Predicted 3D model of a 71-nucleotide RNA (transfer RNA) from a Candidatus Magasanikiibacteriota bacterium. RNAcentral holds the sequence, with entries from ENA.

RNA sequence: GCGGAAUUAGUAUAGUGGCAGUACAUUAGCUUCCCAAGCUAAGAGCGCCAGUUCGAUUCUGGUAUUCCGCU
Numbered sequence: 001g002c003g004g005a006a007u008u009a010g011u012a013u014a015g016u017g018g019c020a021g022u023a024c025a026u027u028a029g030c031u032u033c034c035c036a037a038g039c040u041a042a043g044a045g046c047g048c049c050a051g052u053u054c055g056a057u058u059c060u061g062g063u064a065u066u067c068c069g070c071u
Stems, first nucleotide, its partner, number of pairs: 001070007010024004018054001026042005047063005
């Protein structure tokens, strides 16, 4: 230098155009003499910039980071 893949909550991950989910974790409550475990509830997220579209996590272009391969 070229090609490919990934980027979604604190962590891990699902989601092929219309409500963004799950698990663990966090917080609050219940339960318990206390702790742990259990139950309920709440908060918290689509890497960034543009384009297409009535509507974009999703499609397109660029860009950033990480990883893999080639040279």
The organism belongs to Candidatus Magasanikiibacteriota, within Bacteria. Its Rfam family is "tRNA".